[in-house]
Description:
Predicted 3D model of a 347-nucleotide part of an RNA (small-subunit ribosomal RNA, central domain) from an uncultured Bacteroidota bacterium. It matches the Rfam family "Bacterial small subunit ribosomal RNA". Rfam links the family to the GO terms structural constituent of ribosome and ribosome. RNAcentral holds the full RNA, with entries from ENA and SILVA.
Context: one part of a larger RNA
RNA sequence: CUGGGUUUAAAGGGUGCGCAGGCGGUAAUGUAAGUCAGUGGUGAAAGCUUCCAGCUCAACUGGAAAACUGCCAUUGAUACUGCAAUACUUGAAUUUGGGAGAGGUAGGCGGAAUACAUCAUGUAGCGGUGAAAUGCUUAGAUAUGAUGUAGAACACCGAUUGCGAAGGCAGCUUACUAGACCAAUAUUGACGCUCAUGCACGAAAGCGUGGGGGAGCAAACAGGAUUAGAUACCCUGGUAGUCCACGCCCUAAACGAUGUUUACUCGAUCUUUGUGAUAUACAAUAAGGGUCCAAGCGAAAGCGUUAAGUAAACCACCUGGGGAGUACGUUCGCAAGAAUGAAACUC
Repeated sequence: CUGGGUUUAAAGGGUGCGCAGGCGGUAAUGUAAGUCAGUGGUGAAAGCUUCCAGCUCAACUGGAAAACUGCCAUUGAUACUGCAAUACUUGAAUUUGGGAGAGGUAGGCGGAAUACAUCAUGUAGCGGUGAAAUGCUUAGAUAUGAUGUAGAACACCGAUUGCGAAGGCAGCUUACUAGACCAAUAUUGACGCUCAUGCACGAAAGCGUGGGGGAGCAAACAGGAUUAGAUACCCUGGUAGUCCACGCCCUAAACGAUGUUUACUCGAUCUUUGUGAUAUACAAUAAGGGUCCAAGCGAAAGCGUUAAGUAAACCACCUGGGGAGUACGUUCGCAAGAAUGAAACUC
C1' cells in the first nucleotide's frame, strides 16, 4: 500500500466556521482532456516464460517465439467524467406572515434565607456527636422581636420539559442581539456536502492586576475526637478560592464513551412547538424530545426512521500489553503546564 476496523475489545478530533483539496441535482448542445477501439513507431541485448537444438545427462550454451501489461504519433467512438456555453427546479438560499424557548450580552428591580451590627425582652446554658470534647456564654450567650448593613444564590412553578455547535443556560423586568421551526406562495437558479492547515468558542481548577469584593461554603492549616497508629472519615474553627472587571490558561468519564451530511428501510405508545379542521374529543401533517419493538445488524450486552440497519461523500483516528502520553526536540504559556510524540528493554 491492499485489506479490516473505531458504543463497551486499540481507535470519532471538546465544538463550530471555513481557504486549499476531495465529492457533487435534472435536460439537451458543443468539444474530445480523461475513457474506449483501430493502425504505425518505439519499448537495446542478456535474463524470466514456452518450444526446439548442442555438449553422454544436467547445470550451462545456442536458435525461435512470446512477453516487455509502458510511452509517442495518428484515425475514429462519445455512454460516463472533465471543459465551454444553455435551460430547469426537486438540493441550497432569500421573501412574507406567525407562534415557541433557562439561546447570548448589558442594565435595573425583588423576596426568602444566612451572617454581622445596634436596641429591646429574658436567664443559664448554647452548640455539637454514635458518644464526647475542642468552641461560644453572667463583660449576659442560645432563644424571641424590631431596625439597619453585606455578599452570594434564586424555594415553589420544574417536568421523562425547553433552548444552544459544544462547553453550557433557570427569580422578575427592560434594551440590544443570534438561531431553529411552521404556513404560504413569490424570488435566485446548484449558489451544495465535507474539510488537512487556519480562525473562533471552550466546565471546573489554576495564573496575572501594589485590581475590587468577601455573607455562606471551604483545599491548606490549627484544635477536639476516633484509633494500635489516623498526616483520614466525624466535630469546632479557618486562609487561598468560590463572586465581579479585564487578560491568560485550553484541559475533563469535554460521554450518546456513538464525526458531519444525504437517501432508503414495518409498527405501537407518551410528549414539546407549530399548521389545517365541523375546534373538550378524534385522527392527520411538519420539526424536535423519550420508551418498546418488525426486518436487518451485532461477539454479546444491545442498536433498531434520533441506527450500532442498507448505501454514498468527505474528514479524524486504530494496528499486542508494559516502558509512556514518558524522554528528546519543536511550538505555545507569566507559571502550572499544554500540544506534538519515540526508542532501548521486557512479557